[in-house]
RNA sequence: ACUCGUUAGGGCGAGUAUAAAAUAGGCCUUUAGGCCCUAAGCGGCUCUCCAACUGGGAGGCGGGGUA
Numbered sequence: 001a002c003u004c005g006u007u008a009g010g011g012c013g014a015g016u017a018u019a020a021a022a023u024a025g026g027c028c029u030u031u032a033g034g035c036c037c038u039a040a041g042c043g044g045c046u047c048u049c050c051a052a053c054u055g056g057g058a059g060g061c062g063g064g065g066u067a
Stems, first nucleotide, its partner, number of pairs: 001016005006040006026066003034042001044061003048057003
């Protein structure tokens, strides 16, 4: 410098051409819910309608505790 952990910015972390197969990302537990915050609502959950094709449309929600 670039790439990656959903997207953008920031933080934290990892890798070096690869793109996550991650004992990483403060700790504990745990959620379907992805590392965190803000915004988003991509993924996810829920309700409903059409279809009867593992499909499509609209609304809502956005793990828990703690330093």
Pistol ribozyme, 67 nucleotides, folded computationally.
The sequence is in RNAcentral, with records from ZWD.
It matches the Rfam family "Pistol ribozyme". Gene Ontology term of the family: catalytic activity.
The coordinates come from a structure-prediction model, not an experiment, and the mean pLDDT is 81.